About this RNA:
Guanidine-I riboswitch aptamer from Salinisphaera orenii YIM 95161, 119 nucleotides, folded computationally. It matches the Rfam family "Guanidine-I riboswitch aptamer". From the family's description: This family represents a conserved RNA structure found upstream of the ykkC and yxkD genes in Bacillus subtilis and related genes in other bacteria. The function of this family is unclear although it has been suggested that it may function to switch on efflux pumps and detoxification systems in response to harmful environmental molecules. Rfam links the family to the GO term regulation of gene expression.

RNA sequence: GCAAUGGAACGCUAGGGUUCCGGCUGCCGAGAGAUCGGCAGCGACUGGUCCGAGAGCGGUCGACCUCGCCGGCUGACACGGUCUGCGGGGUUACACGGCGGGACAAAAGCCCGGGAGGU
Numbered sequence: 001g002c003a004a005u006g007g008a009a010c011g012c013u014a015g016g017g018u019u020c021c022g023g024c025u026g027c028c029g030a031g032a033g034a035u036c037g038g039c040a041g042c043g044a045c046u047g048g049u050c051c052g053a054g055a056g057c058g059g060u061c062g063a064c065c066u067c068g069c070c071g072g073c074u075g076a077c078a079c080g081g082u083c084u085g086c087g088g089g090g091u092u093a094c095a096c097g098g099c100g101g102g103a104c105a106a107a108a109g110c111c112c113g114g115g116a117g118g119u
Base pairs, nucleotide, nucleotide: 007061008060010058011057012056015051016050020048021047022045023042024041025040026039027038028037029036030035062092063091064090065089066088067087068086069085071083072082073081074080094114096117100112101111102110
């Protein structure tokens, strides 16, 4: 100076809306009543189900580095080198970011997207 790898899914959260549950409101019906049923509406209804991060968290797998062990090959011998497997430890960096569009019921830090753009 150049090349290659710099990964994956899962769990959780920030966040998100409103298909379902629940809640609230209105109307109708039943009931002595408490309440129950139906229809419609409300997510500036805390919630449950649900969606959910490249730049959030967690461990796991994979990859790489290193140390060690069994075995094979190489080597006249020794030292060593090399290959498959197993085990221990370590690394897995950096990252400002629209508008707009897309899907699911709908929205979003989801996807377009480590994009456009910026430094």
About this RNA
NCBI's taxonomy places the organism under Bacteria, Pseudomonadati, Pseudomonadota, Salinisphaera orenii, Salinisphaera orenii subsp. halophila. The model forms 100% of the base pairs in the Rfam consensus. Model confidence (mean pLDDT): 84 of 100.